A computed fold for a 346-nucleotide part of an RNA from Roseivirga sp., annotated as small-subunit ribosomal RNA, central domain.
The coordinates come from a structure-prediction model, not an experiment, and the mean pLDDT is 87.

Context: one part of a larger RNA
RNA sequence: UUGGGUUUAAAGGGUGCGUAGGCGGAUCUUUAAGUCAGUGGUGAAAUCCUGCAGCUUAACUGUAGAACUGCCAUUGAAACUGGAGGUCUUGAGUAUACUAGAGGUAGGCGGAAUUUAUGGUGUAGCGGUGAAAUGCAUAGAUACCAUAAAGAACACCAAUAGCGUAGGCAGCUUACUGGAGUAUAACUGACGCUGAGGCACGAAAGCAUGGGUAGCGAACAGGAUUAGAUACCCUGGUAGUCCAUGCCGUAAACGAUGAUUACUCGAUGUUGGCGAUAUACAGUCAGCGUCCAAGCGAAAGCGUUAAGUAAUCCACCUGGGGAGUACGCUCGCAAGAGUGAAACUC
Numbered sequence: 001u002u003g004g005g006u007u008u009a010a011a012g013g014g015u016g017c018g019u020a021g022g023c024g025g026a027u028c029u030u031u032a033a034g035u036c037a038g039u040g041g042u043g044a045a046a047u048c049c050u051g052c053a054g055c056u057u058a059a060c061u062g063u064a065g066a067a068c069u070g071c072c073a074u075u076g077a078a079a080c081u082g083g084a085g086g087u088c089u090u091g092a093g094u095a096u097a098c099u100a101g102a103g104g105u106a107g108g109c110g111g112a113a114u115u116u117a118u119g120g121u122g123u124a125g126c127g128g129u130g131a132a133a134u135g136c137a138u139a140g141a142u143a144c145c146a147u148a149a150a151g152a153a154c155a156c157c158a159a160u161a162g163c164g165u166a167g168g169c170a171g172c173u174u175a176c177u178g179g180a181g182u183a184u185a186a187c188u189g190a191c192g193c194u195g196a197g198g199c200a201c202g203a204a205a206g207c208a209u210g211g212g213u214a215g216c217g218a219a220c221a222g223g224a225u226u227a228g229a230u231a232c233c234c235u236g237g238u239a240g241u242c243c244a245u246g247c248c249g250u251a252a253a254c255g256a257u258g259a260u261u262a263c264u265c266g267a268u269g270u271u272g273g274c275g276a277u278a279u280a281c282a283g284u285c286a287g288c289g290u291c292c293a294a295g296c297g298a299a300a301g302c303g304u305u306a307a308g309u310a311a312u313c314c315a316c317c318u319g320g321g322g323a324g325u326a327c328g329c330u331c332g333c334a335a336g337a338g339u340g341a342a343a344c345u346c
Base pairs, nucleotide, nucleotide: 004317005316006315007300008299012314014201015200016199017198021194022193023192025088026087027086028085029084030083031082033081034080035077036076037075038074039073040072041071042070049065050064051063052062053061054060091191092188093187094186095184096183097182098181099180103177104176105175106174107173108172109171110154114150115149116148117147118146119145120144121143125136126135162169163168206247207246208245209244210243211242215241216240220236221235222234223233258313259312260311261310262309263308266291267290268289269288270287271286272285273284274283295302296301319346320345321344328339329338330337331336
């Protein structure tokens, strides 16, 4: 185990695709499985309930009735659900014409900065801090100039902006490629929604093999600070960060808010369309924000991008600790991940 809940109290799966299943637009005809009505049979007795009766009463007992909410058969009804057949266009998809975008993959190119190397100028400091020291420097550092190399990241534009299912995506350019929006209403004609399992994708860190390594930088070393300082600060610095291929599969994977559909006052900013001569003004569609009516909410707040009013489907919750632990199983090279208790205790 419900007439309960899931933003913040326990609780929305990280995200998508999709199998089974569940649910499903308008209209006509038909069927009669569900559904509804009638009739017949059965539903043992006892028990339960009601009336009456018997023991002085009651319990108890007897008797009559009702009930046994069910099942089977049969005759009907046809609104709704289901099945079969036909039609429709508003849901869904397609087509055509436009539009915007850091959407993705692969390649090429660019400048600033940093570091290093070489050469030149030049001389005693540089660096760092709250103050210092470690460190670097007369074997010529720091500074300035020239040349070269390397790797990583792309200032300004830049936004409360844009794109993507989520993770995420930003120099410029080429190729390939996914999706979205608007307009037309031409085509198909319910082809839809959700989605247990399943499959795919999935930040960072980590792992394997081979490269690469400028800067940064876990670990580590040294210098400080301090009572101590296995830290915060400083000087160095390995893994890593980068690339290719394979694995891992987790995050405060957050809007802490599942997906879809319909309905419910407005104001204002902004992105991309449409129509009109137009940048103005108003309208309309799709997004991204702010503020609010009704309503909701324990409140904070939410409020057409709902946490309002309803419907369908999935996931999840049920006192705190023990514990996301143990055991078992599955996956993984490992790290570990997934699934996931109990005793005991308050």